[in-house]
Context: one part of a larger RNA
RNA sequence: CGACGGGGGCCCGCACAAGCGGUGGAGCAUGUGGUUUAAUUCGAAGCAACGCGAAGAACCUACCAGGGCUUGACAUCUCCUUGACGGGUAUAGAAAUAUGCCAUCUCUUCGGAGCGGGGAGACAGGUGGUGCAUGGUUGUCGUCAGCUCGUGUCGUGAGAUGUUGGGUUAAGUCCCGCAACGAGCGCAACCCCUGCGAUUAGUUGCCAUCAUUAGGUUGGGCACUCUAAUCGGACUGCCGGUGACAAACCGGAGGAAGGUGGGGAUGACGUCAAAUCAUCAUGCCCUUUAUACCCUGGGCGACACACGUGCUACAAUGGUUUGUACAAAGGGAAGCGAACCUGUGAGGGGGAGCGGAUCCCAAAAAGCAAAUCUCAGUUCGGAUCGCAGGCUGCAACCCGCCUGCGUGAAGUCGGAAUCGCUAGUAAUCGCGGGUCAGCAUACCGCGGUGAAUACGUUCCCGGGCCUUGUACA
Numbered sequence: 001c002g003a004c005g006g007g008g009g010c011c012c013g014c015a016c017a018a019g020c021g022g023u024g025g026a027g028c029a030u031g032u033g034g035u036u037u038a039a040u041u042c043g044a045a046g047c048a049a050c051g052c053g054a055a056g057a058a059c060c061u062a063c064c065a066g067g068g069c070u071u072g073a074c075a076u077c078u079c080c081u082u083g084a085c086g087g088g089u090a091u092a093g094a095a096a097u098a099u100g101c102c103a104u105c106u107c108u109u110c111g112g113a114g115c116g117g118g119g120a121g122a123c124a125g126g127u128g129g130u131g132c133a134u135g136g137u138u139g140u141c142g143u144c145a146g147c148u149c150g151u152g153u154c155g156u157g158a159g160a161u162g163u164u165g166g167g168u169u170a171a172g173u174c175c176c177g178c179a180a181c182g183a184g185c186g187c188a189a190c191c192c193c194u195g196c197g198a199u200u201a202g203u204u205g206c207c208a209u210c211a212u213u214a215g216g217u218u219g220g221g222c223a224c225u226c227u228a229a230u231c232g233g234a235c236u237g238c239c240g241g242u243g244a245c246a247a248a249c250c251g252g253a254g255g256a257a258g259g260u261g262g263g264g265a266u267g268a269c270g271u272c273a274a275a276u277c278a279u280c281a282u283g284c285c286c287u288u289u290a291u292a293c294c295c296u297g298g299g300c301g302a303c304a305c306a307c308g309u310g311c312u313a314c315a316a317u318g319g320u321u322u323g324u325a326c327a328a329a330g331g332g333a334a335g336c337g338a339a340c341c342u343g344u345g346a347g348g349g350g351g352a353g354c355g356g357a358u359c360c361c362a363a364a365a366a367g368c369a370a371a372u373c374u375c376a377g378u379u380c381g382g383a384u385c386g387c388a389g390g391c392u393g394c395a396a397c398c399c400g401c402c403u404g405c406g407u408g409a410a411g412u413c414g415g416a417a418u419c420g421c422u423a424g425u426a427a428u429c430g431c432g433g434g435u436c437a438g439c440a441u442a443c444c445g446c447g448g449u450g451a452a453u454a455c456g457u458u459c460c461c462g463g464g465c466c467u468u469g470u471a472c473a
Stems, first nucleotide, its partner, number of pairs: 002472001003470003007467007015457002019421005026312008034303002042053002063298006072123001076122008087102006105114003125287002128285003134281002136276003139272001141270001146185006152161003165176003191264004196232007205222003210219002235258001238252005314414001318373007330361003335354002340349003380411001385406007427449007
């Protein structure tokens, strides 16, 4: 100087407390451990691995078995040789592939050149190893308020001072003081979305007035809504109080908004030899008729178990049936696909319109109105299984999703323990997107309905500053 303390002081954070809803019990989905296996490819490991890499394992696939291949599936070059390669067809085969048949290169100054096949050799290839050789990227403490430097001063020196102190703040934020005076990286602000207004613009959007219509449908209009660009607006600016005449705090006015308005992006010096050689790149090592490459089939989907994360429930604030209302944000051409017809349905036929404020996906759901069920393992719950179908795709047996009929398991609110959340939040309800041929209870977004509670900081956990002890560095 640090680190640590079941030392002290001050202060924060859904850290506790106060509340609301969960997990832990059930069934299923998914990840992991374990076990099994020819293989169940590999990585991730307290927080910070475990719906993680994977934004989607039938093939694709890195694993296993078997069948093949060896200048190779791919790149560049040299030499020799050749005229095809590919396509069609036949045979063998599980295919890869092999063999046969059919037609078949371009330019040329005739020296050759281009392109392709075969052979030889340099070399290719490796999701093989090492993340403790690395780059790059990322997690984490933590959006915590810290981390440093120059000059000066003090100390023999390590180092200290500044950065400590008194206040204050979300903040090393600001003020005051002070052997310090300044500065840098962080904080804040500048950026984006959202909340109010103005201007500009008026189609595909909108409709107050006038006509018109089944309908903003058409004429007309751009007031309003909206859209999307530019501005304005909030700064403790104003008033009162407290304070040290300060910084600031408390209350108030005005205001759409008030003291960082709400949300996002943004992550200092560093820590964990943290993660990744399987995104990629890369040193070294290893492999080279194999640890490379092609193919068929299997596996990654196994199942006595154990754990994590979720979904659906156990019902009446509910289930079922009928009717009816209101979103936002997105996506669409090898695409979205309307009306209409058809099927109980998944779906099929159909093909209008749309590269889209125009058309389509598209129905929002909870809600509301009514009817029914009457507390039961039930008209709760839907697992499991049987049968019959639909769709995608070369192919749904292993191993996809969906539909109809039947079947109708556990489950009556969950032990010890444990998690999230402070407001348009939790809870609850649906919608969209990426991945994607097909497949979503996951992920990333969107809106609808919409709470309760916070006395307080003694305690648990994590963190910041000062101080103290130490046999630790």